Predicted 3D model of a 1499-nucleotide RNA (small-subunit ribosomal RNA) from an uncultured bacterium.
RNA sequence: AGAGUUUGAUCCUGGCUCAGGACGAACGCUGGCGGCGUGCCUAACACAUGCAAGUCGAGCGGGCCUGUCAAGGCGUUAUGUUUUGGCAGGUUUAGCGGCGGACGGGUGAGUAACGCGUGAGCAACCUACCCUUGAGACAGGGAUAACCCUGGGAAACCGGGGCUAAUACCUGAUAUACUCUAUUAGGGCAUCCUGAUGGAGGAAAGGGCGGGAAGCCGCUCAAGGAUGGGCUCGCGUCCCAUCAGCUAGUUGGUGAGGUAACGGCUCACCAAGGCGACGACGGGUAGCCGGCCUGAGAGGGUGGUCGGCCACACUGGGACUGAGACACGGCCCAGACUCCUACGGGAGGCAGCAGUGGGGAAUCUUCCGCAAUGGGCGAAAGCCUGACGGAGCGACGCCGCGUGAGCGAAGAAGGCCUUCGGGUCGUAAAGCUCGAUAGUGUGGGAAGAAGGGAUGACGGUACCACACGAAAGCCCCGGCUAACUACGUGCCAGCAGCCGCGGUAAGACGUAGGGGGCGAGCGUCGUCCGGAGUUACUGGGCGUAAAGGGCGCGUAGGCGGUUUAGCAAGUCAGGUGUAAAAGGCCACGGCUCAACCGUGGAUAUGCAUCUGAAACUGCUAGGCUAGAGGGCAGGAGAGGGGAGUGGAAUUCCCGGUGUAGCGGUGAAAUGCGUAGAUAUCGGGAGGAAUACCAGUGGCGAAGGCGACUCCCUGGACUGGCCCUGACGCUGAGGCGCGAGAGCGUGGGGAGCAAACAGGAUUAGAUACCCUGGUAGUCCACGCUGUAAACGAUGGGUGCUAGGUGUGGGGAGCGGAAGCUUUCCGUGCCGUAGGAAACCCAAUAAGCACCCCGCCUGGGGAGUACGGCCGCAAGGCUGAAACUCAAAGGAAUUGACGGGGGCCCGCACAAGCGGUGGAGCAUGUGGUUUAAUUCGAAGCAACGCGAAGAACCUUACCAGGGCUUGACAUGCCCCUGAAGUAUCUGGAAACAGGUACGGCCUAUGCCUUCGGGUAUAGGACAGGGGACACAGGUGGUGCAUGGUUGUCGUCAGCUCGUGUCGUGAGAUGUUGGGUUAAGUCCCGCAACGAGCGCAACCCUUAUCCCUAGUUGCCAGCGCGUUAUGGCGGGGACUCUAGGGAGACUGCCGGGGAGAACUCGGAGGAAGGUGGGGAUGACGUCAAAUCAUCAUGCCCCUUAUGCCCUGGGCUACACACGUGCUACAAUGGCCGGGUACAGAGGGAGGCGAAGCGGUAACGCGGAGCGAAUCCCAAAAAACCGGUCUCAGUUCGGAUUGUGGGCUGCAACUCGCCCACAUGAAGUCGGAAUCGCUAGUAAUCGCGGAUCAGCAUGCCGCGGUGAAUACGUUCCCGGGCCUUGUACACACCGCCCGUCACACCAUGGGAGUUGGGGGCACCCGAAGCCGGUGGCCUAACCCGGAAAGGGAGGGAGCCGUCGAAGGUGAACCCAAUGACUGGGGUGAAGUCGUAACAAGGUAACC
Repeated sequence: AGAGUUUGAUCCUGGCUCAGGACGAACGCUGGCGGCGUGCCUAACACAUGCAAGUCGAGCGGGCCUGUCAAGGCGUUAUGUUUUGGCAGGUUUAGCGGCGGACGGGUGAGUAACGCGUGAGCAACCUACCCUUGAGACAGGGAUAACCCUGGGAAACCGGGGCUAAUACCUGAUAUACUCUAUUAGGGCAUCCUGAUGGAGGAAAGGGCGGGAAGCCGCUCAAGGAUGGGCUCGCGUCCCAUCAGCUAGUUGGUGAGGUAACGGCUCACCAAGGCGACGACGGGUAGCCGGCCUGAGAGGGUGGUCGGCCACACUGGGACUGAGACACGGCCCAGACUCCUACGGGAGGCAGCAGUGGGGAAUCUUCCGCAAUGGGCGAAAGCCUGACGGAGCGACGCCGCGUGAGCGAAGAAGGCCUUCGGGUCGUAAAGCUCGAUAGUGUGGGAAGAAGGGAUGACGGUACCACACGAAAGCCCCGGCUAACUACGUGCCAGCAGCCGCGGUAAGACGUAGGGGGCGAGCGUCGUCCGGAGUUACUGGGCGUAAAGGGCGCGUAGGCGGUUUAGCAAGUCAGGUGUAAAAGGCCACGGCUCAACCGUGGAUAUGCAUCUGAAACUGCUAGGCUAGAGGGCAGGAGAGGGGAGUGGAAUUCCCGGUGUAGCGGUGAAAUGCGUAGAUAUCGGGAGGAAUACCAGUGGCGAAGGCGACUCCCUGGACUGGCCCUGACGCUGAGGCGCGAGAGCGUGGGGAGCAAACAGGAUUAGAUACCCUGGUAGUCCACGCUGUAAACGAUGGGUGCUAGGUGUGGGGAGCGGAAGCUUUCCGUGCCGUAGGAAACCCAAUAAGCACCCCGCCUGGGGAGUACGGCCGCAAGGCUGAAACUCAAAGGAAUUGACGGGGGCCCGCACAAGCGGUGGAGCAUGUGGUUUAAUUCGAAGCAACGCGAAGAACCUUACCAGGGCUUGACAUGCCCCUGAAGUAUCUGGAAACAGGUACGGCCUAUGCCUUCGGGUAUAGGACAGGGGACACAGGUGGUGCAUGGUUGUCGUCAGCUCGUGUCGUGAGAUGUUGGGUUAAGUCCCGCAACGAGCGCAACCCUUAUCCCUAGUUGCCAGCGCGUUAUGGCGGGGACUCUAGGGAGACUGCCGGGGAGAACUCGGAGGAAGGUGGGGAUGACGUCAAAUCAUCAUGCCCCUUAUGCCCUGGGCUACACACGUGCUACAAUGGCCGGGUACAGAGGGAGGCGAAGCGGUAACGCGGAGCGAAUCCCAAAAAACCGGUCUCAGUUCGGAUUGUGGGCUGCAACUCGCCCACAUGAAGUCGGAAUCGCUAGUAAUCGCGGAUCAGCAUGCCGCGGUGAAUACGUUCCCGGGCCUUGUACACACCGCCCGUCACACCAUGGGAGUUGGGGGCACCCGAAGCCGGUGGCCUAACCCGGAAAGGGAGGGAGCCGUCGAAGGUGAACCCAAUGACUGGGGUGAAGUCGUAACAAGGUAACC
């Protein structure tokens, strides 16, 4: 720091996604150790149990014990015992009293607030304990708890009577400094502050230690300090404007009350204010901060642990006590809940520490200790302390360590892969050497403890020594993104963050091997920041991608020319205070390191304040004229409003002329017309619109404005001077204007014309076309307020090359035409510059400034809800759920178009002959079948593979058989060479058997020397057995090679370099000509080149040369009935070698002095002479796994192999390709007569001759062939006959008898003869071939082949017609245009309907919640009042009764929580039914849009 993803590709816009970091986490798999941290984010849900706040006996009275003293009783007189009282000591702690329970600890519900943060203020305040200072503590009094007696109650607890103490309570004295008040002096910042002098008022407590005093701890008053608080103010502090108005103690005043204190804090009265677009009020959400996470920063997110502040303590209310509370472990009341109960009443509050239940994805031990730190009390010892210090649990996080280190190649075994050679796991293992952590055992053993001693929960812990001695997983490997193979699976199972993988070779699924990453963890999910410059302050945009308001006027606001002076708010500089600590950064230090911790330092953009500067902004004052405005003079204009006046045309009415049609269309029909239309003439009526002028022209802010005249009226422009003196620009809200359609009321209505009707079209046609036709269009007044209201471009100002038109003015020159110049407007071209490109370019989309509006992925949706406006229609404002990985802009290359231009082709046209009808042949489909093997499928499958299925072929079927196999290679064992003949069963294959035959070498034996025999060994081959393997026309042509078809013999397809473009790409290859041709010429930012075209090759047409057998025979000769038969000849034909010839070379016209073209000459041939071979880059996943080859998969006593028989030949049908015909241009003749070319021939062609009606047979000459044979060519020509008919046409079909091939013609061959004699009389829609030696027609040959040809491949004979032309059909080429197409028009794509699912709106309602309002009731309690009642201290009194002062209960009243009632509001959930929306491989109907999308599209 970026990357992936829209496209065929490109650039841009734009969203989505990923890589990073973080976490109080959770889940999955896994898990060795230690340190340091951290751990209910949910139910502020409910809580069992224990503990978390007590302490002081040196404040007081008691209880108990002991001692002692006094008195009394008993008395065995003992230092006896007992009772009462006093005193003293010890102990205990319920009570009185003091201090503390307002700290510490928890939680985050509430709170949008002076709550918090920051900085100030209090002359408006308080502060126990602590510190400093000053003064003081005198004299008295009355009670009460405990305790005793007694009563009530289940309990909690309560009542009555009696006794008693105090540092408890009370009265009095004293008090300058305190409070109140009066007078007075000084000061300040308004209230006020400080001092002086008088008056009035207000204190106290003692205790212990000690022999005692001093001293110590307390007490009171006052002043000061410190600490902690209270209050006030400036600034900052989330979302919604679909919350826009809020407010009655409300805002202020006066007075009073209240408070520690200011204050509407409260009350009475008075006034009517206060707040709000700088966002009041309302709703939602939320504790705030230091910090933490992220980020380059700015920023964004967050507020857990730690620290500061706030709030809360079951919910709500309330006060009491106190220095401090409206009080977590206090009180009272109400409510909900739980518990106890004897039913009468009571008790309780873990958001303290543990712990339980519950909730939840999820969060710990009912641990140890006060040793340390800190807190409360105490004089202290000490007690208390779930604060705290520690331990425990959890990989929750961070940090550290380990699971070994070195050597070790036969590169072991094994796994996996393999091209079978090997590769890899891999020095990895084994093995050898060495070392050691946790743990276990044994031994030792801290610091933390304070000035000395004592004191350690942790803990026998850390640490040290010795011995023994463990431990790796998780994720990923298609791209992003680091890491690849095999097998399995077969759009299945599954994966997936995005793009996307999976439909039989998946690096994407699963497994394995291997690899990559991290590592006691690794992944996943969630959340936040980042990347995202994707809300843009830093740092974005708005012509076409999302985005300029339809236009103007103008309010607030924002911004603002030039000059002088002043001020100092902004701004800048310096100083001071503050910005807590912790955290972060730097340095050093401590735990072995690190995490962690300690110390120090630097930083902290902020706020406040003081001093200074004055350029800029601002403010104040004064000038200026360049901005703006006014006056004067001119001309232009469809600018607006009103009134009036024309002419043309349409329609209608009247009349005339006139007759059968008119009208309308692609063609028609509806319609009009003999009741007289249309046409035409005259007259009249009425409404609307204003031809020509007219322009890319003018005017207006926009919408918009078009005959002429008059009236009223707005704006702009030009000219030169005068005047005002910044008066300006923009403009949220607001106000006005605003095409068309539409609405209301009233007019008007000629033409046109939604709706509607009819006629057509059509599969349908609720359309397009036609005939009619109503609203409306027009006028007046009122409403609506929209638009593709567009230049898709807001307004203003200034600046930045030019050129050329045009409208309106001015100036100069000129006689004029005109030229030069200037201002305003309106177009085009274009430089710089801008832009993604297209393009914009002084009328900017350039360079800048100011102001406004608007945008932030597509769909949902400009929809819903709410609000505002409207008579309605509807408008303005304007979401969300859900869903997609895009949606888009511009440009590029193609393809396509019922777009355009140019041009080709038997493409059409012009012709000739066919097919489609018939019969037959053949192929195919279909059907049938045991099988009818397989393939080919529009053109480009279908007489195609097949150039030849009776068996074979053969791949199919049935049956019978074989299993190392019919065939190849290797190896092991046994046997035996081979081979020949033959037998049995059988259809054969096959199975079984017999006989003969018996290899080579060595050795032994025998020998008639030929050889025989035995043993051992060997080998080609055979048989049997075993193993590797063979074999497969089994699958995949969508895994392939090769080959082929096709576009297309079309003229195209590309490259290098250069140039242009950000790029895809373009240029070249386009253009003007020309050609069969990207053929050539010219031009040109291109210049060249390659594959194609052409030429070179073959053949054919002419000539020449050479050669002359088997070919030829003119001349010479021989011979013959005759024939090149013979001698001979090379002239000719011919053969087959070589050459010549044709090149637009020549002439003329055209063309550009070109290419080329037209005509002509010559020539056998003329403009590529005819034909062939030759097929560019590529397209069709075209064809072929069955020619062959081949990957993978499959079969292996069968999907292999052999055999017999059958089938491929089936047959209701359908199609293709052919043959033969339908006849007289013909048929027939056992009539005659001619002329080819190219081929084939030895298992062959087969002559002559003979036989047979014939097929054919006999025969065998000749010939490996210019020699012989096949072989006759046929049509043609001559002659005859038939005479228009299902025929003397046609030959199907069938019968009989023959022939040939072959092992065999039944299924299922060909031929011959005789007989039979079907359909068919020229073929519907439609469709094919052919442009010259062609079509048509005639025969001949060949391949295959035993036999079988209407097919195929060749050959020659006879031999036409027509082409005006390129409008149309088909195919193609080039240029151009549009495109929403790019598997490319057989494309894309829209809407309804049907089905499934999802979220959502409406909905009679229903349910729950929320806050306020009104009223009722009214607890506790404070406050106020109070007849009677109660009442120790003080007063009067005899200090009696009694009274007084004061106090209290009770009662009354204000306020007041909860509760109740009511009306409306808001939010949420739910709801029969209903509305649209979204999504969903193959549903229905149509065809709306994209090409002129077939009616241009759209608003």

Its Rfam family is "Bacterial small subunit ribosomal RNA". Its family is annotated with ribosome and structural constituent of ribosome in the Gene Ontology.
The RNAcentral record of the sequence draws on ENA, Greengenes and SILVA.
The coordinates come from a structure-prediction model, not an experiment, and the mean pLDDT is 85.